[in-house]
RNA sequence: UGUGGUUUGGAGUAAGGGCAACUCAGAAGUCUCAUAAGCUUCAAAUGCAGGUUCGAAUCCCGCAGCCGCAA
Numbered sequence: 001u002g003u004g005g006u007u008u009g010g011a012g013u014a015a016g017g018g019c020a021a022c023u024c025a026g027a028a029g030u031c032u033c034a035u036a037a038g039c040u041u042c043a044a045a046u047g048c049a050g051g052u053u054c055g056a057a058u059c060c061c062g063c064a065g066c067c068g069c070a071a
Stems, first nucleotide, its partner, number of pairs: 001070007010024004018054001026042005047063002050060002
């Protein structure tokens, strides 16, 4: 320099145009003599900026970070 992949709660992952879901972690409640486990509930996220669309995490463009490949 060219090229490919990737970026989503605190962590790890789904959602492939139509309500952003699951597990762990966190908080509250319940249970217990108490703790843990179990059960119920809650808070918390789409890298940034544009475009397409009635509608974008998803499609397109640019930028940034990370991981590869080639030179």